[in-house]
RNA sequence: GCAGAUGGCUGGAUGAUCGCCGCUUAUCUUGAAGGGUGAGGGGAGGAAAGUCCGGGCUCCACGGAAAUGCGAUGCCGGUUAAUGGCCGGCGGGGGCGACCCCAGGGAAAGUGCCACAGAAAGCAAACCGCCCGGAUUUUCCGGGUAAGGGUGAAAGGGUGCGGUAAGAGCGCACCGCGCGCCUGGCAACAGGGGCGGCAUGGUAAACCCCAUCGGGAGCAAAACCAAAUAGGGAUGAUCGGCGCAGGGGCAACCCGUGCGCAAGCCGGUUUUCCGGGCUGUCAUCCGGGUUGGUUGCUUGAGGUGUCUGGCAACAGGCAUCCUAGAUGAAUGAUCAUCCCCUGUUCACAGGGACAGAACCCGGCUUACAGGCCAUCUGCCUUA
RNA sequence: GGCUCCUUAGCUCAGUUGGUUAGAGCGGUGGAAUCAUAAUCCAUGUGUCCCCAGUUCGAGUCUGGGAGGAGCCACCA
Numbered sequence: 001g002c003a004g005a006u007g008g009c010u011g012g013a014u015g016a017u018c019g020c021c022g023c024u025u026a027u028c029u030u031g032a033a034g035g036g037u038g039a040g041g042g043g044a045g046g047a048a049a050g051u052c053c054g055g056g057c058u059c060c061a062c063g064g065a066a067a068u069g070c071g072a073u074g075c076c077g078g079u080u081a082a083u084g085g086c087c088g089g090c091g092g093g094g095g096c097g098a099c100c101c102c103a104g105g106g107a108a109a110g111u112g113c114c115a116c117a118g119a120a121a122g123c124a125a126a127c128c129g130c131c132c133g134g135a136u137u138u139u140c141c142g143g144g145u146a147a148g149g150g151u152g153a154a155a156g157g158g159u160g161c162g163g164u165a166a167g168a169g170c171g172c173a174c175c176g177c178g179c180g181c182c183u184g185g186c187a188a189c190a191g192g193g194g195c196g197g198c199a200u201g202g203u204a205a206a207c208c209c210c211a212u213c214g215g216g217a218g219c220a221a222a223a224c225c226a227a228a229u230a231g232g233g234a235u236g237a238u239c240g241g242c243g244c245a246g247g248g249g250c251a252a253c254c255c256g257u258g259c260g261c262a263a264g265c266c267g268g269u270u271u272u273c274c275g276g277g278c279u280g281u282c283a284u285c286c287g288g289g290u291u292g293g294u295u296g297c298u299u300g301a302g303g304u305g306u307c308u309g310g311c312a313a314c315a316g317g318c319a320u321c322c323u324a325g326a327u328g329a330a331u332g333a334u335c336a337u338c339c340c341c342u343g344u345u346c347a348c349a350g351g352g353a354c355a356g357a358a359c360c361c362g363g364c365u366u367a368c369a370g371g372c373c374a375u376c377u378g379c380c381u382u383a
Numbered sequence: 384g385g386c387u388c389c390u391u392a393g394c395u396c397a398g399u400u401g402g403u404u405a406g407a408g409c410g411g412u413g414g415a416a417u418c419a420u421a422a423u424c425c426a427u428g429u430g431u432c433c434c435c436a437g438u439u440c441g442a443g444u445c446u447g448g449g450a451g452g453a454g455c456c457a458c459c460a
Base pairs, nucleotide, nucleotide: 001379002378003377004376005375006374007373008372009371010370012338013337014336015335016334017333018332020043021042023040024039025038026037027036028035029034045354049365050364052363053362054361055360056359057218058217059216060215063274064273065272066271067270070214071213072212073211074210075089076088077087078086079085090104091102092101093100094099105209106208110207111206112203113202114201127149128148129145130144131143132142133141134140135139157175158174159173160172161171162170176198177196178195179194181192182191183190184189222295223294224293225292232286233285234284235283236282237281238280241261242260243259244258245257246255247254248253263279264278265277266276288459289458290457302321303320304319305318306317307316308315309314339352340351341350342349343348384456385455386454387453388452389451390450393409394408395407396406402440411427412426413425414424415423433449434448435447436446437445
């Protein structure tokens, strides 16, 4: 110098003028709520997005236990409020390398599937070929054979030597595989030597098994104030039952008005048991009224700096800071100077990405013009 | 803001445990029949299965991500 790898930062700057939304304060006005004016200070993001995970918070009267139900996760260890995130390690694959990728438990618990082609696709199998024997000998029959051919995504260990009629783990060496042993490691796993002649094809992002985790809904949650209306109707499920008391009635009888029993319903979307609540309950549909205000609402697992522990994720100590809170929904526009890119008549013109908070956090994923920094790798050149 | 669902021919929809060349109805085009039109009968064309990756021998179907579209929700009695 060229080509790359990894991690991080930034996301136009300054000033003036005119506006918009909150907050604080002073003052004027009003009976009060409130309104006007002045001053000060604040006002989008790294993804605010997708809503894909996890938590806080609120309600469901979150009651307790369990499962054969449902969903999710899936090498090992750690980290965290928690996670499917992150960090470190292991195994496999890719790259000369820095480094990158992996939904990476179990297929000898069971079931299913493996189309077409092919002889055969799952307690294997003889189409061609090879070898042996026989016969009615240009061919046919019987037997052996998985080394060769062909089909297929896949043909039941691989390579070599021996062996054989031809062959074959039939025998041997090495590699692979399985079983148990020793050593190291918390573990995943690695290394070593021993035994076994090979039994155990693939698929679990098919059912399933094992282990672990999970109650549901969501700020339009939820609470309060005010206003208005017909304090409704239909259908279905279950009970509309008994006793005592009470009320009405001359009486038959009527009325859940109260209590008890029975029965039913109830934990917003699984089931069961125990316990609990209600007396009419529950579900669906059709109607009526309002479209106002307050709280929730922003100080939080918070940011910045520094020290300590740890390889790291992260944890702890100290100091310091307060930094949007809207709701027909603010956060803008213009001008000047500068910065970057493109064009070029060298002074001008055009452009400056992705994109806009809505209860709040931790992650992931997706979109993104340009610029900057640090560490590392390979090649070339020069000294 | 939150939640749920959908995307297959021009339109409306099927698609079985993943299997070879993805179907049906309506519509379109051509023909028959009719004096002519409709109805009727015959024939025929039609696909980026929304897109990109992955699992698998094989994906419309299974898994992940993205794009587009649709529906629902508050309070009072």
Predicted 3D model of RNase P RNA and transfer RNA as a complex of 460 nucleotides. It holds a member of the Rfam family "Bacterial RNase P class A". Rfam classes the family as a ribozyme.